About this RNA
The part of an RNA shown here (small-subunit ribosomal RNA, 5' domain) has 532 nucleotides and comes from an uncultured bacterium. RNAcentral holds the full RNA, with entries from ENA. Model confidence (mean pLDDT): 84 of 100.
Context: one part of a larger RNA
RNA sequence: CCACGAACGCUGGAGGCGCGCCUAACACAUGCAAGUCGAGCGAGAACCAGAGCUUCGGCUCUGGGGACAGCGGCGAACGGGUGAGUAACACGUGGGUAACCUGCCCUCGGCACCGGGAUAGCCCGGGGAAACUCGGAUUAAUACCGGACAGCCUCACAAGCCCUCGGGCGAGUGAGAAAAGGUGGCUUCGGCUUCCGGCUGAGGAUGGGCCCGCGGCCGAUUAGCUUGUUGGUGGGGUAAUGGCUCACCAAGGCUCCGAUCGGUAGCUGGUCUGAGAGGACGAUCAGCCACACUGGGACUGAGACACGGCCCAGACUCCUACGGGAGGCAGCAGUGGGGAAUCUUGCGCAAUGGGCGAAAGCCUGACGCAGCGACGCCGCGUGCGGGAAGAAGGCCUUCGGGUUGUAAACCGCUUUCAGGAGGGACGAGGCCACUCAGGUUAAUAGCCUAGAGGGUGACGGUACCUCCAGAAGAAGCCCCGGCUAACUACGUGCCAGCAGCCGCGGUAAUACGUAGGGGGCUAGCGUUGUCC
Numbered sequence: 001c002c003a004c005g006a007a008c009g010c011u012g013g014a015g016g017c018g019c020g021c022c023u024a025a026c027a028c029a030u031g032c033a034a035g036u037c038g039a040g041c042g043a044g045a046a047c048c049a050g051a052g053c054u055u056c057g058g059c060u061c062u063g064g065g066g067a068c069a070g071c072g073g074c075g076a077a078c079g080g081g082u083g084a085g086u087a088a089c090a091c092g093u094g095g096g097u098a099a100c101c102u103g104c105c106c107u108c109g110g111c112a113c114c115g116g117g118a119u120a121g122c123c124c125g126g127g128g129a130a131a132c133u134c135g136g137a138u139u140a141a142u143a144c145c146g147g148a149c150a151g152c153c154u155c156a157c158a159a160g161c162c163c164u165c166g167g168g169c170g171a172g173u174g175a176g177a178a179a180a181g182g183u184g185g186c187u188u189c190g191g192c193u194u195c196c197g198g199c200u201g202a203g204g205a206u207g208g209g210c211c212c213g214c215g216g217c218c219g220a221u222u223a224g225c226u227u228g229u230u231g232g233u234g235g236g237g238u239a240a241u242g243g244c245u246c247a248c249c250a251a252g253g254c255u256c257c258g259a260u261c262g263g264u265a266g267c268u269g270g271u272c273u274g275a276g277a278g279g280a281c282g283a284u285c286a287g288c289c290a291c292a293c294u295g296g297g298a299c300u301g302a303g304a305c306a307c308g309g310c311c312c313a314g315a316c317u318c319c320u321a322c323g324g325g326a327g328g329c330a331g332c333a334g335u336g337g338g339g340a341a342u343c344u345u346g347c348g349c350a351a352u353g354g355g356c357g358a359a360a361g362c363c364u365g366a367c368g369c370a371g372c373g374a375c376g377c378c379g380c381g382u383g384c385g386g387g388a389a390g391a392a393g394g395c396c397u398u399c400g401g402g403u404u405g406u407a408a409a410c411c412g413c414u415u416u417c418a419g420g421a422g423g424g425a426c427g428a429g430g431c432c433a434c435u436c437a438g439g440u441u442a443a444u445a446g447c448c449u450a451g452a453g454g455g456u457g458a459c460g461g462u463a464c465c466u467c468c469a470g471a472a473g474a475a476g477c478c479c480c481g482g483c484u485a486a487c488u489a490c491g492u493g494c495c496a497g498c499a500g501c502c503g504c505g506g507u508a509a510u511a512c513g514u515a516g517g518g519g520g521c522u523a524g525c526g527u528u529g530u531c532c
């Protein structure tokens, strides 16, 4: 000199774009952050209509209507947070998988036949303070179970073929395994058909698992480490290889090219600096990993050993009728605490993206916006022109004057920004059980259309434009001995103080304090810390 997720001091007009707990992975009040589907299923409250009864309170039945809850499906493994742990195939990069999986999506082939028994909810009864729970009766399904069929698939045997000699393919034989319907239209009530689904197989796409080479911290005041340890055979386990696990056998394996141990640390794209080489760092954004009060475990599932799921143990907090229960902000806000220090308990799903749904749509603290903070970067303003051999005041003075200084006053002009008034977008080229038109079709279902109309914006009192008024509302901070740009006076008298280094101050201090003047930067300026 440069940089910063900064902090502190003084000061502070307005805007755009970013950024904002680096410390206690400390504890958390409250609200919200993951639901959705009635076109899978049975039931059904409020309410409305009709009928009947009525002691005029209402009750019952039928139809409509659909809240809350339940069964079932998909999602909840994404998205969001954090950096504790981890020196490791965790990450980066390049390969391998003849050792593997992959829901939803795409392409292609085959199929969907016949049956059955339950159960939640509702109702009845019981236990409990609660959380919740037990018994009985009854009912549905795209929930569950049995049987059939098997193009294909899996397993066993296997003629034969290929081969990198590890293995791969494989006619044939035997054994095994599947399903679900719903909606709309037409109907001669038999059924036909549209769309959405179901089962099975092959391929693809996407995502992942596993393995290997190489690469990137410090310490030798850590020199030896290892018994499932190293290898083999066999069994088990997994989607899959493998000491992953177990039994037996052998005695191996690693290491001064640094094993083991200890310390530190998430890794990377990148960021900062530097002419580069390099050094330091890894906030924001993006990729990967790990974690979710601490430790352990599995269940469900295509996928988890699962932040807002379950079980066990522990610490902590809360409720309790003392028998027993409930909880997990390293999601968004917010609180206490810690700290030099880091924000609103805001608006909206209009856009982008995600989940569910045939769709309308619902949900979405992801996200889009707004709020707070000069925390950073960028551009803007605080006026412009004229105006004296030069007012007053201040300061200095050799008392002549010099300087502040065109600075002010005064004259003319302009009006950015802020303020007031009016107009007013883009983001919607999208989307929409809406209406109409056209196409497809057996069809006035459904579906399609750069067709027409209508509807849809949190931001938003927005951006932007026009008008109004008036220089009107808007300048500070540090420094002036040398390094280093900028000097005098007074006060003080080794005092009070300054200071980055050298050093200033003991009676004329350009170095302390104040003033005038000057220099530098400017909505900032200095100081401190850290890095190059």
Base pairs, nucleotide, nucleotide: 003530004529006528007527008526009525010524013380015378016377017376018375019373020372021338026336027335028334030333031332032331035074036073037072040071041070047064048063049062050061051060052059053058081291082290083289091215092214093213094212095211096210097209100208101207105204106203107202108201109200110199111198113147114146115145116144123136124135125134126133127132153176154175155174156173157172160169161168162167181196182195184193185192186191217263218262219261224254225253226252229251230250231249232248233247234246235245236244266288267287268286269285270281271280272279273278293314294313295312296311297310316327317326318325319324344370346369347368348367352366353364354363355362356361383413384412385411386410393404394403395402396401417473419468420467421466422465423464427459430456431455432454434453435452436451437449438448439447440446476521477520478519479518480517481502482501483500487516488515489514490513491512497504498503